SAH (S-adenosyl-L-homocysteine) riboswitch aptamer from an Ectothiorhodospiraceae bacterium, 80 nucleotides, folded computationally. Model confidence (mean pLDDT): 75 of 100. Its Rfam family is "SAH (S-adenosyl-L-homocysteine) riboswitch aptamer". The family has 52 seed sequences and 1,354 matches in Rfam 15.1. Its family is annotated with S-adenosylhomocysteine metabolic process and regulation of gene expression in the Gene Ontology. The sequence was found by an Rfam model in a public genome assembly. Taxonomically the source falls in Ectothiorhodospiraceae (Bacteria, Pseudomonadati, Gammaproteobacteria, Chromatiales).

[in-house]
């Protein structure tokens, strides 16, 4: 780097809807339909490749960013 599994990014309701992912259809076309806004990042473990050469242990500091479009709740803080 690639996948898979659990955790975390505070909770919830509406709407629309790309991918992906089921059903039709189509056979050179890229369409209908249906679900659908944690699919992102980030810790831990696990499998596979590949690369590098040092590798473990122990302490101190610090600590996440973002997540369509409206509501609501909570937490923290500032006004009044």
């Nucleotide at each position: 780097a690639c996948g898979g599994c659990c955790g975390a990014g505070g909770a919830g309701c509406g709407c629309u809807g790309c991918a992906a992912c089921g059903g039709g259809a189509g056979u050179u076309u890229c369409c209908c339909u249906g679900c659908c806004a944690g699919g992102c990042u980030u810790g831990g473990c696990c499998g596979u490749c590949a690369c590098c050469a040092c590798c473990c242990a122990u302490g101190a500091u610090c600590g996440a960013a973002c997540g369509g479009c409206g509501c609501u709740c909570g937490a923290c803080g500032a006004a009044c």